Model confidence (mean pLDDT): 85 of 100. A computed fold for a 112-nucleotide RNA from a marine sediment metagenome, annotated as SAM riboswitch aptamer (S box leader). It matches the Rfam family "SAM riboswitch aptamer (S box leader)". Rfam's curators write: The SAM riboswitch is found upstream of a number of genes which code for proteins involved in methionine or cysteine biosynthesis in Gram-positive bacteria. The RNAcentral record of the sequence draws on MGnify.

RNA sequence: CUCAUCGAGACCGGUCGAGGGAUAGGCCCGACGACACCGGGGCAACCUUCAGGACUAACCAUCCUGAAAAGGUGCCAACUCCUGCGAUGUCCAAUGGACAUCGAGAGAUGAG
Numbered sequence: 001c002u003c004a005u006c007g008a009g010a011c012c013g014g015u016c017g018a019g020g021g022a023u024a025g026g027c028c029c030g031a032c033g034a035c036a037c038c039g040g041g042g043c044a045a046c047c048u049u050c051a052g053g054a055c056u057a058a059c060c061a062u063c064c065u066g067a068a069a070a071g072g073u074g075c076c077a078a079c080u081c082c083u084g085c086g087a088u089g090u091c092c093a094a095u096g097g098a099c100a101u102c103g104a105g106a107g108a109u110g111a112g
Stems, first nucleotide, its partner, number of pairs: 001112006011040005019029003023084004041076003046072002048068007080106001085103008
């Protein structure tokens, strides 16, 4: 940089000791010890394997569905915690604001 996914799921012990949730605002978590690290456990199914189907003259490739979990990652507070930019709709006497939906952006993870 490209592609795919991001409303599901999954916690115990030890060490340390004050911040942490990417960023800003909000809202949360945290001395009943968060975050981080280590050990164990688990979740999931991206990579992987198998079966069926679609496509094809046939095969390969690709796509869809289902199953498995040894290995490589990942993950185990809150939808990516919510919002940020834009569009549409509804409402509130309102140069604005609230709510809902969709898209973009940013971010995370995997594969290349």